[in-house]
RNA sequence: GAAGGUAUAGCUCAGUUGGUUAGAGUACUUGCUUGACAUGCAAGGGGUCGGUGGUUCAAGUCCACCUAUCUUCA
Numbered sequence: 001g002a003a004g005g006u007a008u009a010g011c012u013c014a015g016u017u018g019g020u021u022a023g024a025g026u027a028c029u030u031g032c033u034u035g036a037c038a039u040g041c042a043a044g045g046g047g048u049c050g051g052u053g054g055u056u057c058a059a060g061u062c063c064a065c066c067u068a069u070c071u072u073c074a
Stems, first nucleotide, its partner, number of pairs: 001073007010026004019057001028044005050066005
């Protein structure tokens, strides 16, 4: 220098053919349960999906560029 993959909650990840409330597990907070702890049960908080722009009635999803990281080639 070239090609490709990945980026979504604190962490690990899902998200179908673009379609109308952005989710799961775990962690965290509160309550119940216990003599106490753990386990278990219930409820709750936490995101604008790496950034900018574009397409569209509508974008986490499609397109372009950029950033970070990984792999391969030179």
Predicted 3D model of a 74-nucleotide RNA (transfer RNA) from a Clostridia bacterium. It matches the Rfam family "tRNA". Rfam links the family to the GO term triplet codon-amino acid adaptor activity. It is annotated as a transfer RNA. Model confidence (mean pLDDT): 80 of 100.